Predicted 3D model of a 1494-nucleotide RNA (small-subunit ribosomal RNA) from an uncultured prokaryote. Rfam family: Bacterial small subunit ribosomal RNA. The RNAcentral record of the sequence draws on ENA.
RNA sequence: AGAGUUUGAUCCGUGGCUCAGAUUGAACGUUGGCGGCACGCCUAAUACAUGCAAGUCGAACGAGAAAGUACCUUCGGGUGCGAGUAAAGUGGCGGACGGGUGAGUAACGCGUAGGAAUCUACCUGGUAGUGGGGGACAACUCGAGGAAACUCGAGCUAAUACCGCGUACGCUCCUGGGGAUCUUCGGACCUCACGCUAUCAGAGGAGCCUGCGUUGGAUUAGCUUGUUGGUGAGGUAAGAGCUCACCAAGGCGACGAUCCAUAGCUGGUCUGAGAGGACGAUCAGCCACACUGGAACUGAGACACGGUCCAGACUCCUACGGGAGGCAGCAGUAGGGAAUCUUGGGCAAUGGGCGAAAGCCUGACCCAGCGAUGCCGCGUGUGUGAAGAAGGCCCUAGGGUUGUAAAGCACUUUCAGCAGUGAAGAAAUGCCGGGUACCUGCAGAAUAAGCACCGGCUAACUCCGUGCCAGCAGCCGCGGUAAUACGGAGGGUGCACGCGUUGAUCGGAAUUACUGGGCGUAAAGCGCGCGUAGGCGGUAUUGUGAGUGGGAUGUGAAAGCCCCGUGCUCAACCUGGGAACUUCAUUCCAAACUGCAAAACUAGAGUAUGGUAGAGGAUAGUGGAAUUUCAGGUGUAGCGGUGAAAUGCGUAGAGAUCUGAAGGAACACCAGUGGCGAAGGCGACUGUCAGGACCAAUACUGACGCUGAGGUGCGAAAGCGUGGGGAGCAAACAGGAUUAGAUACCCUGGUAGUCCACGCCGUAAACGAUGUCAACUAGCCGUUGGGAGUCUUAGUAUUCUUAGUGGCGAAGCUAACGCAUUAAGUACCCCGUCUGGGGAGUACGGCCGCAAGGCUAAAACUCAAAGGAAUUGACGGGGGCCCGCACAAGCGGUGGAGCAUGUGGUUUAAUUCGACGCAACGCGAAGAACCUUACCAGCCCUUGACAUCCUGUGAACUUUCUAGAGAUGACUUGGUGCCUUCGGGAACCGAGUGACAGGUGCUGCAUGGCUGUCGUCAGCUCGUGUCGUGAGAUGUUGGGUUAAGUCCCGCAACGAGCGCAACCCUUGUCCUUAGUUGCCAGCACGUAAUGGUGGGAACUCUAAGGAGACUGCCGGUGACAAACCGGAGGAAGGUGGGGAUGACGUCAAGUCAUCAUGGCCCUUAUGGGCUGGGCUACACACGUGCUACAAUGGUCGGUACAGAGGGUCGCCAACCCGCGAGGGGGAGCUAAUCCCAGAAAGCCGGUCGUAGUCCGGAUCGCAGUCUGCAACUCGACUGCGUGAAGUCGGAAUCGCUAGUAAUCGCGAAUCAGCAAUGUCGCGGUGAAUACGUUCCCGGGCCUUGUACACGCCGCCCGUCACACCAUGGGAGUGGGUUGCAAAAGAAGUGGGUAGACUAACCUUCGGGAGGUCGCUCACCACUUUGUGAUUCAUGACUGGGGUGAAGUCGUAACAAGGUAGCCCUAGGGGAACCUGCGGCUGGAUCACCUCCUU
Repeated sequence: AGAGUUUGAUCCGUGGCUCAGAUUGAACGUUGGCGGCACGCCUAAUACAUGCAAGUCGAACGAGAAAGUACCUUCGGGUGCGAGUAAAGUGGCGGACGGGUGAGUAACGCGUAGGAAUCUACCUGGUAGUGGGGGACAACUCGAGGAAACUCGAGCUAAUACCGCGUACGCUCCUGGGGAUCUUCGGACCUCACGCUAUCAGAGGAGCCUGCGUUGGAUUAGCUUGUUGGUGAGGUAAGAGCUCACCAAGGCGACGAUCCAUAGCUGGUCUGAGAGGACGAUCAGCCACACUGGAACUGAGACACGGUCCAGACUCCUACGGGAGGCAGCAGUAGGGAAUCUUGGGCAAUGGGCGAAAGCCUGACCCAGCGAUGCCGCGUGUGUGAAGAAGGCCCUAGGGUUGUAAAGCACUUUCAGCAGUGAAGAAAUGCCGGGUACCUGCAGAAUAAGCACCGGCUAACUCCGUGCCAGCAGCCGCGGUAAUACGGAGGGUGCACGCGUUGAUCGGAAUUACUGGGCGUAAAGCGCGCGUAGGCGGUAUUGUGAGUGGGAUGUGAAAGCCCCGUGCUCAACCUGGGAACUUCAUUCCAAACUGCAAAACUAGAGUAUGGUAGAGGAUAGUGGAAUUUCAGGUGUAGCGGUGAAAUGCGUAGAGAUCUGAAGGAACACCAGUGGCGAAGGCGACUGUCAGGACCAAUACUGACGCUGAGGUGCGAAAGCGUGGGGAGCAAACAGGAUUAGAUACCCUGGUAGUCCACGCCGUAAACGAUGUCAACUAGCCGUUGGGAGUCUUAGUAUUCUUAGUGGCGAAGCUAACGCAUUAAGUACCCCGUCUGGGGAGUACGGCCGCAAGGCUAAAACUCAAAGGAAUUGACGGGGGCCCGCACAAGCGGUGGAGCAUGUGGUUUAAUUCGACGCAACGCGAAGAACCUUACCAGCCCUUGACAUCCUGUGAACUUUCUAGAGAUGACUUGGUGCCUUCGGGAACCGAGUGACAGGUGCUGCAUGGCUGUCGUCAGCUCGUGUCGUGAGAUGUUGGGUUAAGUCCCGCAACGAGCGCAACCCUUGUCCUUAGUUGCCAGCACGUAAUGGUGGGAACUCUAAGGAGACUGCCGGUGACAAACCGGAGGAAGGUGGGGAUGACGUCAAGUCAUCAUGGCCCUUAUGGGCUGGGCUACACACGUGCUACAAUGGUCGGUACAGAGGGUCGCCAACCCGCGAGGGGGAGCUAAUCCCAGAAAGCCGGUCGUAGUCCGGAUCGCAGUCUGCAACUCGACUGCGUGAAGUCGGAAUCGCUAGUAAUCGCGAAUCAGCAAUGUCGCGGUGAAUACGUUCCCGGGCCUUGUACACGCCGCCCGUCACACCAUGGGAGUGGGUUGCAAAAGAAGUGGGUAGACUAACCUUCGGGAGGUCGCUCACCACUUUGUGAUUCAUGACUGGGGUGAAGUCGUAACAAGGUAGCCCUAGGGGAACCUGCGGCUGGAUCACCUCCUU
């Protein structure tokens, strides 16, 4: 420091989600040796059993036991000690500290810095003093009540308890010990110590006030009546509405009052580079609270955790009458919860209370216990050790790995164990910790390793199991039979007494941006002005010193963090010093900048003068063209409308045409990226009223300015209200069409509305998707308004300048597209606004509106994306160019019939399997009666029909008979071979054993190989360079041309490769060579005839080699090119014809059944053998063919001409027999020699005469032939007889461009035979047509749009139905909080006082003063009622939303998405949506019906 994730790929400082880090008072899972230091109810401020946590003082006071023991005793007891002890009481001080908790509190509560009107027990210092009296009440005794708690009455008594008096005006105050002496036994005196009183100070503590800071919400905007201030009084320790009376009407608030929600605050802690963000355990400071609420008393201090009173809830005791209690002290219990310890020891230390002290008390504290909760430290051995052991795992079977790891050998002893000595911490005091730490000794490798992970992020890989199951998962995502992602194992990686998971915080996140972000298209500029507060503000001078800069002082508690040290063996930890604490306050200095004040300036802004242009606004009037209607004339049958039609109008006279009239609305041409306006917007002409802008030149004012939250005004269209108006157009509506439907597009009508006046509404893609003002920063070219100069001159042209409005473009900016003096550049001021997609601009609340609705504006839930720009493809019912038997022009077919053949379907024991648009279907199959054969039934075999190895037997082989359907079984005859180094070996037969064989079993979606297809289409790429952030582009595009990315030219490209072409084969012409089996011109012989013979090598032919064709030549066109057109010559002319040849790739195309092969499966069977059957079935459907339907024909007779093949398990001649298939026969031929072998159409004659025929031949019967072991299922052929459909074929559809189509026959492979009408070849005869590229199909190139990339068979919208989830409304219902108005009134305090009682003082002795109780008034807690507000929960029913597997209906959007889309608005409709009005481009395009989905 970054990384993963949107895409086919790319960029984006677009944007979210997720991860790696650190941390924790944690919890859970698993594992666990030791020690040190810390920490340990975050939840129920829930309820608490039990014990302890605040007492102490006899040196303030009175009183004062008991047990026990000693002595005495009259045995009843007494006395001493115990003991002035225990226990209790009066009194003093302390229980306001210490300890706990965080409920409440948004506040002077806290933090920080200050202030004045105060108090302060104990402590310190100073000054002055400390006299003399009186009356009670507890304890105690007696009596009484009660279960108890406790209480009442009578009596006695002390004090540092209480009450007067006095010294000195007032207030106030007035003790004890010891001691010589004195004494009325009360005391006096002296001294000492403590205390006390008054007062002045200090220290520490406390109270009060103020500035600043201190969470979220405006869907909380107004709050307040003691409220704000004054005067007076009361009250307090003290200022003050703190309280009261009167007076005034103020006070707070957009710099956020009030209200609601949440929360103790801070030092600090965690994180972070920092700024920040989150938190506020332990430790420390402050505050608040003590079962809930209220109240006061006492006191220096409380409205009091372990005090009091009252009310309430709860718990306990009870004799039912009445009482008692408060762990948020320490332990502990129950409960809650994921979760948090011992009912321990001690006051030895530190500290606190009381005491003169000894001392007592102290769950504060110090220790111990429990807990891996965290941090730190140590250990679980060290060295050596290769036979690289065994075992495990993997394996290419060789080996690799675990692994020096183990074992073995040699050492060591930290920790734990045993034993010994044994601290510091205390100066006198050591119970605990503790026989601990530390030190020493002993034995022995002995006592001690786990957890998570291993697809990427992210370090670490293999095997087995599983088979979209089980499961994993932080994100992306794994799992559907070869899973490095699940589970196990081996191995590895990381950390380690821990490891991992979960929760939480910060970080990464510059995704809230102060440091440090944005707003044309990604989310984001208010529709536009005016203007308030606020913010910001021109030039120069002086003053001031608020801001600002600097110095000093104070403060910023300690602890913590940081630095340097120190002490525990180290560390954690403890401890000393320093630094720091970025703050605030006071004070001094400076005066540049900002502010303020004063007085100036003119460049900003404004005013005046003179001109100019304009659809700028309002209002009154005027005009012509057109539509419509009405009236009249002429006139007759249609008009109108559409893709085509129909509805509609018209013989009652339309439409057409002419004349006249009426009425409303809009203003053609001019007209223009022209003008004006802030925007919306504005278009005939004229008048009136008033606004703004620009130009020129001078004068004046003197910063008067810019922006602008709230506010206010304007604001298209639609819509609303009232009243008019209504020609045309036209939502709704009606009808006609279209359509599967058509609530639409099209047509005919048509109402609101559109128009006017007045009033609302306040929204638009209100757009430049770009806020306003001003400044700066290259240019070039248009255009509108104004001004100036120059030249020709009065037509302008040109130059400069100024204000607008456009196009291009430099720098710069931008993710790119693009912007570019009219900025999206460079900087400034102000305002508005954004923070993932959906939910949603929705709900609720509020404000506005007559309504429609507008403005403001969430959450739950859900997803991992949603986006922007650009790229490459693909696609388009987008465009351009081009090609192809693609269409067109032709010829012949298919689709109808019969049959053949293949397929589907059905059937079957089986009808084996595969192939399925083109690119499956006369295909694999170039031959299914058995075999083939894989299928079915039955009968058999199990190391097997076949391969290798081992053991042992036997040569191999062969003969006869027999059972069986056969495989097979039983019996039996003959026979002993070959090689040899004599050991044996090779081949073969049958037997045994196990390794193994075998499988046409599965997976073509695990594969190789082969093949089809686009397509013989012209394309597909690379290197270097260049351009681009990049994907990519360029080259390969452009202008021509070609069959061709063929070639030429141009060009940031230059070259190259695979394809094209050529090279290869064949065919067409010629030459050379060679002549047998081929040939025969000339010579000769011979035959009835024949190259038959001699001979020939000319010709044909055969088969080798050459020649030839290259746009080479000429003319024209073209750009001086490539090339094209025409011509000559030539056998052939522009690739001469045909073939072979198939680029990168696409279709998970086809094939595991040609073969090969991974994995899986079967192993007396899914293997092997045999017989029989099946693959040949048959209501039906489709494909491919054959034969026909006839006269261009059928039939009969005669007659002519090929090519290419095949042949010894063969082709088979002549000749004979048979009507024929064929039979006999046997010559020739291993083939240019012989055979198959007769070519047919054709030609020459005869006949048939348009008919189901002398067409056609299916079907069936009979009789045969051949092949073969065997023709029943199930062969072909022959003869005779029979003689079906069919008379040229609907929609639709196929082939073919020349030796082609059409037509005619011949041959071959497979093969015993054959299903062949198939397939592959061969030749014979031999056409027609192509204007042309609009359209259909396929393809190529360029371009354009795209929301597609599984690529249009794409994507995708809404209703409806079902399931689940959260949420709004809802008659209401139940809680909480709270306002207002009342009621109520305990305890207490204050005030009043009829009544009762009353020690101290006074008294005239009657009483009085004072006090207590009672009563009463005021305030007031609980509680009650009424009525509001708010919040939570719940609710029949209901609204929309989200998510779900392959549901239903349509097809709205993306391409011109098939009616361009979208925005506002209104109406309508099952639904997406449709239509009207206005607007936008974020719309394609050179041009005609509809047409769904995957």